[in-house]
Context: one part of a larger RNA
């Protein structure tokens, strides 16, 4: 823009895409087989490798506006306590997130038509002959099962529900992420938990200042301390106010549609 009104939910499936991989081990069974040596088809069962998809429970890394300890060097008047700067100034840890090397899940099983090849039944040719007529078995291949998109499938599909020019929908603008360059999505806009704050929780550092005890003093105890991004579950204090744009049908015309004498 289009699907002869306009949304909103359910779908059918013409197409296309992807996917179809493999070892080892145990049983059957030391059987069948064969003089032994040596060793199965065919079924069952456990375990892997590559790959592929998802995810953060574990494991391990990342976590530069988290938390500690520390080294030089300036400041806050000094003590004490903070605190720039040095690669995040070094170290030693770390929630969410993303992530693998960590976790789960996957190729299964039927079924049709066949190749090559194996056959029944059978003439031409009284016999044979898998063929000339007729039937049948037979591959990791093909068609299908499987798994995704999918009615711009213009052949533009069904189906349910709503809704009205007394404005359905829809964008603008606002608080945002499960989205994401932008847009677009997707959630919410007081009839609200969207997001910030607060409240508690998990967790994450690892016992804060400042005061008293204790001890000569480092130091220790009152203290599981103190803080603390992003996790979770509440909570309207704050901010999503206010408002504007775009807009359709029926019903008259007109156009278009269908049915149609001539």
């Nucleotide at each position: 823009c289009g699907u002869a009104g306009g949304a909103a939910g359910u779908u059918u499936g013409a197409g296309a895409a992807g996917g179809u991989c493999u070892g080892u081990c145990c049983u059957u069974a030391g059987u069948a087989c064969g003089a032994g040596a040596g060793g199965a088809c065919c079924g069952g069962g456990a375990u892997g490798g590559a790959c592929c998809a998802g995810c953060c429970u574990c494991u391990g890394g990342u976590u530069u506006a988290c938390c500690g300890g520390u080294u030089g060097u300036g400041g806050c008047g000094c003590c004490a306590g903070c605190u720039g700067c040095a690669c995040c100034g070094c170290c030693g840890g770390g929630u969410a997130u993303c992530c693998a090397u960590g976790c789960u899940g996957g190729g299964u099983c039927a079924g049709g038509a066949u190749a090559a090849g194996c056959g029944c039944u059978g003439a031409a040719a009284g016999c044979a002959u898998c063929u000339a007529a007729g039937c049948g078995c037979g591959a990791a291949g093909c068609c299908g099962u499987c798994u995704u998109c999918a009615a711009g499938a213009u052949g533009a599909g069904a189906c349910u529900u709503c809704c009205a020019u007394a404005g359905a929908a829809g964008g603008a603008c606002g608080u945002a992420g499960g989205a994401g360059a932008c847009u677009a999505c997707u959630a919410c806009g007081u009839u609200g938990a969207u997001a910030g704050g607060c409240c508690g929780u998990a967790g994450a550092u690892g016992u804060a200042a400042a005061g008293a005890c204790a001890g000569c003093a480092a130091u220790g105890u009152c203290a599981a301390a103190g803080u603390c991004g992003a996790a979770c579950g509440g909570u309207a204090c704050u901010a999503a106010u206010a408002u504007c744009c775009u807009g359709a049908a029926c019903a008259c015309u007109u156009c278009g549609c269908u049915u149609g004498a001539g």
The prediction has a mean pLDDT of 82. The part of an RNA shown here (large-subunit ribosomal RNA, domain VI) has 262 nucleotides and comes from a Bacteroidales bacterium. It matches the Rfam family "Bacterial large subunit ribosomal RNA".